[in-house]
RNA sequence: AGAGUUAGCAGCUAGGGUUCCGGCGCACCACGCGUGACUGGUCCGAGAGCGGCUACCGGCGGGGAGACAUCCUGCCGGGUGCACGGCGGGACAAAAGCCCGGGAGAC
Numbered sequence: 001a002g003a004g005u006u007a008g009c010a011g012c013u014a015g016g017g018u019u020c021c022g023g024c025g026c027a028c029c030a031c032g033c034g035u036g037a038c039u040g041g042u043c044c045g046a047g048a049g050c051g052g053c054u055a056c057c058g059g060c061g062g063g064g065a066g067a068c069a070u071c072c073u074g075c076c077g078g079g080u081g082c083a084c085g086g087c088g089g090g091a092c093a094a095a096a097g098c099c100c101g102g103g104a105g106a107c
Stems, first nucleotide, its partner, number of pairs: 004107001007054003011050002015044002020041002022038001023035004056078008082102001084105001088100003
């Protein structure tokens, strides 16, 4: 100095907080106030978590006058391997394994 380097989508989970609901406490005719060192529902949610789908790739078949190619289409397989990681900043009500970020750095 270079390389390993990384396709997308929704769902779910580990995890996360507190707008809303519920819980708890206070107040109470009623409206409310406090509390996430409240199990929870809604909510957020992984590159290095899970399964699935798509792009894409490969194989085999079917269709048209049709050997190959192209086009249309079916099935099967791959796609799903590897992956240590801050500080700080950002969003939403707020936080996070979210985003910056497979970044800096390390190897």
The RNA shown here (Guanidine-I riboswitch aptamer) has 107 nucleotides and comes from Rhizobium sp. CSW-27.
The organism belongs to Rhizobium, within Bacteria.
Its mean pLDDT, the model's own confidence on a scale to 100, is 78.